[in-house]
């Protein structure tokens, strides 16, 4: 640091995922010790029980009272007194401790300020403390009540209360004065008048007490900056904003009142909602950032909910007090109690969060003079792998490479030096002894702790597991499963050979852990300040004016807000970095430094930017002059044209379409002529021409107006750009109202077309479309490109102006095009009109659906429009550009493709094949072309795999083991046959040994016996080898190297010509090759040559003879566009000629490129799984593949005169023969029998060759054609011819008289037609393989069907048109709008009621100090009333969730229905807006675009 993941492949846009790190963490497995941390995120729910805030006798009476004096015999009385404490005091419960509901706030942070404050204990200064009074708790008694707690009477004390008095350096008035502040005002001086003070204890040393001042500490109020989210929250506010005067406070203040002003606050976001304690810090990140707010530390809030004071220096008080509420306890029902969010602890919630511990040794904290008490704060232990750090679980040797294990090609390989085995330390655990530092600045004190830490003893003994393993991402095999089980971050993995599921063996990570889950931050530059974009990927407002706001020409001078250096203050500690040091190391902790990027504040700089002043012209704008324009508005005017209408001429059709028909016409249509009417639109010119900001603007002319250009420079003097809101204008279709209406035309009707035709086509047609005025307010409103300015080669057109110049033509500005460098982009492209280089401002974007949809606000009459989410759900959508493949795209070509021709099929009859159907079985395969006379070159049995039924079970066949026999042969019983049963014959070949008789062994064969295995035409051609078919004998496929393009990939191999061919020639970034094409191999056609027998004769016949000729086969010659000549570009080549047996590849064959079709074959054969094993193997005997209502393909034979029969009598070429071909002769009407010469074959034999010829007949007919079926006699193979052969003979004698729609083959020795032969085979071809005989017709041409090849184009296709894909509708499922309501919560508002309580009145009733001689009087408290005002009611309404019959639409889902929209010209181009119609997808009018 990256990576996976869209595509056939590329690049790029762009979203998802993954590797890392953290964590108050949880679940699963596991779990050895130890230190340092840390542990209810949820119910701020409810709590039983212990504890957590008390002290002070040195403030005060009073009680007990250890003990002690003293009197007294004692009982007692007195005297002292250490010590206890319930109460009055007096200080402290306002801190410490817990929690984060509340709070969007001066609540926190930061930095100022108080001339607007208060301050208890503390520190310091100064002054003082005189005199006197009245009470009151405990306590006594008396009484109420269950209890909590009262009440009356009486008596008593203070440092408890309450007069007097002194008193200024204090306070509050007054006049008067000095300094000093920016004001309000502050400080002093001196004056006058008014107010206020106390306490005492005691151990004699101190510790209180008053007052007044300074200080310290803490707090209190004010400010500037800074702090989440939502504008679908845009207005908010009545004590609201300010004043006067009061009143309260410690103080300022609408804080609170009276009265008067109407202001305040808000787009720089008020008000409203929602959500949140805030920082120091923490986790992440290179960093800016982002997330967070446990632990420890500062701040604020809050203490069952809500409200109130009281009391104090301090509280609106967690463990205080009163009142409502809700809850829970105790009751005698009469009243009464309490508040763990203090530790512990319990119940609940929850995935989940510890002990009802020990100690006040330390460290602080309250009280006391102090000893000392309290302190659940805290210091420690206990519990959890929770986190973080350290350490173990042993080293070192040790190949028989050991047994087991897994694999295995069986040979090994591995685990694995791992183990055993030798040696050997000795950490941690364990046991024993011993035993702290912390622990002090005098001294006493240790809960941890008998801990740490030492030393000693034994002895490998006590101690690995979690996770992965297809890529990413380090690691691989086995079985087992068989789209099932499961996996699975993300891409994907399983349908019988899963390295991706499970399970084993190995590997590979990390280790007291290992993995999962969720949470954040990084990768993510994927919100981008640093760091993105916006013509086609998501992105430019539809155009314009123009407010605020951003930004903003030269020059000069001032200020000094920003900016830049310095200082000062502060930025708390802790964290964090660095050094250094202490715990045996680390975690941890400790000291120093840095840092703490911030604010403030002082005095400086003055380029920059800002303000402000002077000025300047090039920005801008205004002037005079000038030409140009479909720029706007009303207004008038014109012709051509298309309906009507009226009138003439004139006859039968018009019209309309691919083809009709609907429709008009003899009631007279169209055409054509003449009048009229009306309305609308403005041909030529007319043009990538002009004009306007954009929509948009097109007959002429007139009136009135915008703008913009060019020239001039003597005005202004930055007045400039942009532009959120706002305002204007904005095509078509659409709405209001009123006209108008020719012509076209949604909708609608009518005819067509179709399977249907709500379309496309046609024939009417109405809103509309025109006109006035109001509205809508959006378009694919596009240049898909915002708006200004300034720079950056050129080339070529064009519309307006100006200069030079006689022109040509050259220059300049302003618009508008193409083309192109550099330059930029993903690529396409763009390119002075920038999508290139820069500054400004504005708009907008951030995966695809869902969706511009709900919902809400605003605008509209309305139809809409604008602003505009979400839940859900997918791992993609997407852009450019390559290759293919496709196209009812386009070019060029070629093929018996079509056409021109011959002959067929398709009707009939029969053969054969197939499908269907039957059947016990009718065996399997083959399925467009390229199955279907195909495998099968030949099913009575065999063949045969299929059926039935009868048998075998190591088998029919192959190896090896034991016995036994030679093998073999003959021949019986039985059986449907095979099995089965029982008998005779016979002893062979090779060794060795021998008594020479015969024993042993051994090979072949053969029977029985066991196991091992055999055996399968069982499956899978989709797991395969092999073979084989199309495409296609079409001309193509492809490499290396070099260009070129980021790349995919292109070039080459495109182009011009030419060819049967990528044949060959020529151009060319790009040069060469390679398969394939041709060619070389056969075979045929001429010759020459050499051989010649079984061939052949130039021998009259034989015999012999010969090899000139037929003929046979080796060898060689020929044909190469070699020669002329014409066209061609001087080439390749194409024509035409000559020669030659052939001529332009002479004819034919064999061969068949990369590939395609999961094409065919597991039944030809091999072969992997897998399946069966007295059966799915193996064998008999029958029977089936030969059925038959039918359908289809390929034959045969015909329908007949070119023909049939009969008679005569010619001419082949290839072939086969030994279980065999069989000849001559003889029999038989004939198959064919009876013979057996001759031949292993150029000698013999099949063997006749038919067609043709030639003479005769029929005479057009279902025939003298045709020959099916049927009958009776035969013949022949063969164990058998019934099922179910094939011939023969005679008789019978169907269909059929040239074949609908369609459809096949052939271009010369060819089609047609005619017979011979072979393989297969006992027998059997109409079929296949070959061979020869006779012998044609056409072909102008390439427009058209097919199929092919090259080249382009468009694509949304790449399983590649049998693609892909769109909506309705049915079906299950999610979440979601809306709904008559229901239900809850929240803030607020009005109203009624009003506790406690402060305040403020005051006619009742009490009353101790002070005054007063009394009576009373201040004064006080209770009552009473009255303002607030809590919780409560009552309303209406707001604002958010839960339900909710029903209903909308939207997603999601292997195989559902209807259709065909879309992408190829997608078969009607296709798409934006917008109306209107249709089951749907859509169609269709009207304007727009080109994507």
């Nucleotide at each position: 640091a990256g990576a996976g993941u869209u595509u056939g492949a590329u690049c790029c846009u762009g979203g998802c995922u993954c590797a890392g790190g953290a964590u108050u963490a949880a679940c699963g497995c596991u779990g050895g010790c130890g230190g340092c941390g840390u542990g209810c995120a949820u119910a701020a729910c409810a709590c039983a029980u212990u504890c957590a805030a008390g002290u002070c006798g040195a403030a005060c009476g009073a009680a007990c009272g250890a003990g002690a004096g003293c009197a007294g015999u004692a009982a007692u009385g007195u005297u002292c007194a250490a010590g206890u404490u319930a109460g009055u005091g007096g200080c402290g419960g306002a801190c410490g401790g817990g929690u984060g509901a509340g709070u969007a706030a001066c609540g926190c942070g930061u930095g100022a300020g108080c001339a607007a404050c208060c301050u208890g204990c503390c520190u310091c200064u100064g002054u003082g403390a005189g005199u006197g009074g009245a009470a009151u708790a405990a306590c006594u008694g008396c009484c109420g009540g269950a209890a909590a707690c009262a009440g009356c009477a009486g008596c008593u004390a203070a440092u408890a209360c309450c007069g007097c008095a002194u008193g200024a350096a204090g306070c509050a008035u007054c006049a008067u004065u000095g300094u000093c502040g920016c004001a309000u005002g502050a400080c002093g001086g001196a004056g006058a008048u008014g107010c206020c003070a106390a306490a005492g204890a005691u151990u004699u040393a101190u510790c209180g007490c008053a007052c007044a001042g300074a200080g310290a500490u803490g707090g209190g109020c004010u400010c500037g900056c800074g702090u989440c989210c939502g504008a679908u929250u845009a207005g908010g506010c009545a004590g609201u904003u300010g004043g006067c005067g009061g009143g309260g406070u410690a103080a300022c203040g609408g804080c609170c009142c009276a009265c008067c002003a109407a202001a305040c606050c808000g787009a720089c976001g008020a008000u409203c909602g929602g959500u949140a304690g805030c920082c120091g810090g923490a986790c992440u990140g290179a960093g800016a950032g982002g997330u967070u707010g446990a632990c420890c530390g500062g701040c604020c809030a809050c203490a069952u909910u809500g409200g109130a004071a009281c009391u104090g220096a301090g509280a609106u008080a967690c463990g205080g007090u009163c009142c409502a509420g809700a809850c829970u306890c105790c009751u005698a029902c009469g009243g009464g109690a309490g508040g763990c969010a203090g530790c512990a602890g319990u119940g609940g919630g929850g995935a989940a969060u510890a002990u009802u511990g020990g100690g006040c040794a330390a460290u602080g904290g309250g009280g006391g003079a102090a000893a000392c008490c309290c302190u659940g704060a805290c210091c420690c232990a206990g519990c959890g792998a929770c986190g973080c750090c350290g350490c173990g679980u042993g080293a070192g040797g040790g190949a028989a490479g050991a047994a087991g294990g897994u694999c295995u090609u069986c040979g090994g390989a591995u685990u694995g030096u791992a183990a055993a085995c030798c040696u050997u330390a000795g950490u941690a655990a364990g046991c024993a002894a011993g035993g702290a530092a912390a622990a002090g600045a005098a001294g006493a004190a240790g809960a941890u702790g008998g801990u740490a830490c030492u030393u000693g003893c034994a002895g490998a003994g006590u101690a690995a597991g979690c996770c992965a393993c297809g890529g990413c991402u380090a690691a691989c095999u086995a079985c087992g499963u068989g789209c099932c089980a499961g996996c699975a971050g993300c891409c994907g993995c399983g349908g019988u050979a899963a390295u991706a599921c499970g399970u084993a063996g190995g590997u590979g990570g990390c280790g007291a852990g290992c993995g999962u889950u969720a949470u954040c931050c990084g990768g993510a530059u994927u919100u981008a300040u640093u760091g993105g974009g916006u013509g086609u990927a998501a992105a430019g407002g539809g155009u314009g004016u123009g407010u605020a706001g951003g930004c903003g020409g030269g020059a000069c001078g001032g200020c000094a807000a920003g900016u830049c250096a310095g200082g000062u203050g502060u930025g708390a500690a802790a964290u964090u970095u660095a050094u250094g040091g202490g715990c045996u190391c680390a975690a941890c902790c400790c000291a120093u430094a840095a840092c703490c990027u911030g604010c403030a504040u002082c005095a400086g700089a003055a380029a920059c930017u800002g303000c402000u002043g002077u000025u300047c012209u090039u920005g801008a704008g205004a002037g005079u002059c000038g030409g140009a324009g479909a720029g706007g508005u009303a207004a008038a005017u014109g012709g051509a044209a298309u309906u009507c209408c009226g009138g003439g001429u004139g006859u039968a059709g018009c019209g309309g379409u691919g083809a009709a028909a609907u429709g008009c016409g003899u009631a007279g249509a169209u055409a054509u002529c003449c009048g009229g009417a009306g309305g609308a639109a403005c041909a030529c010119c007319g043009g990538u021409g002009g004009c306007g900001a954009a929509g948009g603007c097109g007959a002429u002319u007139u009136a009135c107006u915008g703008g913009a250009c060019g020239a001039c420079a003597a005005c202004u003097g930055a007045c400039g750009c942009u532009g959120a809101g706002a305002c204007a204008c904005g095509a078509a279709a659409g709405c209001g109202u009123g006209g108008g209406g020719a012509g076209c035309a949604a909708a609608c009707a009518g005819g067509a077309u179709u399977a249907g035709a709500u379309a496309c086509c046609c024939u009417g047609g109405u809103a509309g479309u025109c006109c006035a005025c109001g509205c809508u307010g959006u378009a694919a409103a596009c240049g898909a490109u915002g708006a200004a300015c300034a720079c950056u080669a050129g080339g070529u057109g064009u519309g307006g102006g100006g200069g030079a110049g006689c022109a040509a033509u050259c220059u300049u500005c302003c618009g508008u095009g193409c083309c192109g460098c550099a330059g930029u982009a993903a690529a396409c492209a763009c390119a002075a009109u920038a999508a290139g280089u820069g500054u400004u401002c504005c708009a907008c974007c951030u995966g695809g659906g869902g969706a511009g949809u709900a919902c809400g606000g605003c605008c509209g009459c309305a139809a809409g429009g604008u602003u505009g989410a979400a839940a859900c759900u997918c791992a993609a959508a997407g852009g450019a550009a390559u290759u293919g493949a496709c196209g009812g795209g386009a070019g060029c070509c070629c093929g018996c493709a079509c056409a021109a021709g011959c002959a067929g099929u398709g009707g009939a009859g029969u053969a054969u094949g197939u499908g269907g159907u039957u059947u016990a079985a009718u065996u399997c395969g083959a399925a467009g072309c390229a199955a279907c006379g195909c495998g099968a070159a030949g099913a009575a049995c065999c063949u045969u795999a299929c059926c039935a039924g009868g048998a075998c079970u190591u088998g029919a066949c192959a190896u090896c083991c034991g016995g036994g026999g030679a093998a073999g042969c003959c021949a019986g019983c039985g059986u449907a046959a095979u099995g089965g049963c029982a008998g005779g014959u016979g002893u062979g070949c090779c060794u060795u040994c021998u008594u020479a008789u015969g024993a042993a062994g051994g090979a072949a064969c053969c029977c029985c016996g066991a196991g091992a295995c055999a055996g399968g035409u069982g499956g899978u051609g989709c797991a395969u080898g092999g073979u084989u078919g199309u495409c296609g004998u079409c001309a193509g496929c492809u490499c290396g190297u070099g260009u070129c393009g980021u790349g995919a990939g292109a070039u080459g191999u495109u182009g011009g010509g030419u060819u049967a061919a990528g044949u060959c020639c020529c151009g060319c970034a790009a040069c060469g090759a390679g398969c394939g094409c041709a060619a070389c191999c056969c075979u045929u056609a001429u010759g020459a040559u050499c051989a010649g027998u079984u061939g052949c004769u130039a021998c009259g016949g034989a015999a012999g003879a010969g090899c000139a000729c037929u003929c046979u086969g080796g060898u060689c010659a020929g044909a190469c566009u070699g020669c002329c000549g014409u066209u061609g570009a001087c080439a390749a080549a194409a024509c035409g000629g000559a020669g030659g047996a052939a001529g332009g590849u002479g004819g034919g064959g064999a061969c068949g490129a990369c590939g395609u079709c999961a094409a065919a074959u597991c039944a030809u054969c091999a072969u992997g799984c897998c399946c069966c094993u007295u059966a799915c193997g193996u064998u008999c005997u029958g029977g089936g593949c030969u059925a038959c209502a039918c359908a289809c393909g390929u034959a045969c034979u015909a329908c007949a005169a070119u023909g049939g029969c009969g008679c005569a009598a010619a001419c082949a070429a290839a072939g086969g023969g030994g279980a065999g071909c069989g000849a001559a002769g003889c029999c038989g009407c004939g198959a064919g029998g009876c013979g057996g010469a001759g031949c292993a074959a150029a000698u013999c034999c099949c063997a006749a060759a038919a067609a043709a010829u030639g003479c005769g007949u029929c005479c057009c007919a279902g025939u003298u054609c045709a020959g099916a079926c049927u009958g009776c006699a035969g013949u022949c193979u063969g164990c058998a011819a019934c099922c179910c052969g094939a011939c023969u003979g005679c008789a019978c004698g169907a269909a059929g008289a040239u074949g609908g729609a369609a459809u096949u083959g052939c271009u010369a020795g060819u089609a047609a037609u005619c017979g011979c032969g072979g393989a297969u085979c006992a027998g059997c071809a109409u079929g296949c393989c070959g061979c020869g005989g006779u012998g044609a017709a056409u072909a102008c041409g390439u427009u058209c069907c097919c199929g092919g090849g090259c080249u382009u184009u468009g694509u949304a296709c790449a399983c590649a048109c049998c693609g892909c894909c769109c909506g309705u509708c049915a079906a299950a499922c999610c979440a979601u709008g809306g709904g008559a309501g229901u239900c809850g919560a929240a803030a607020a508002c009005a109203c009624c009621c009003g506790a406690a309580g402060c305040c403020g009145c005051u006619u009742g009733u009490c009353u101790g100090a002070c005054c007063g001689a009394a009576a009373g009087g201040g004064g006080g408290a209770c009552g009473g009333c009255g303002u607030c005002u809590a919780a409560g009611g009552u309303g209406g309404g707001u604002u958010c969730g839960g339900u909710g019959a029903c209903u909308g639409g939207g997603g999601u889902u292997a195989a559902g229905u209807c259709g065909u929209a879309a992408c190829a010209a997608g078969g009607u181009a296709g798409c934006c807006g917008u109306a209107u119609c249709g089951g749907a997808a859509g169609g269709u009018g009207c304007g727009g675009c080109u994507g």
A computed fold for a 1491-nucleotide RNA from an uncultured Eubacteriales bacterium, annotated as small-subunit ribosomal RNA. The prediction has a mean pLDDT of 84. The RNAcentral record of the sequence draws on SILVA.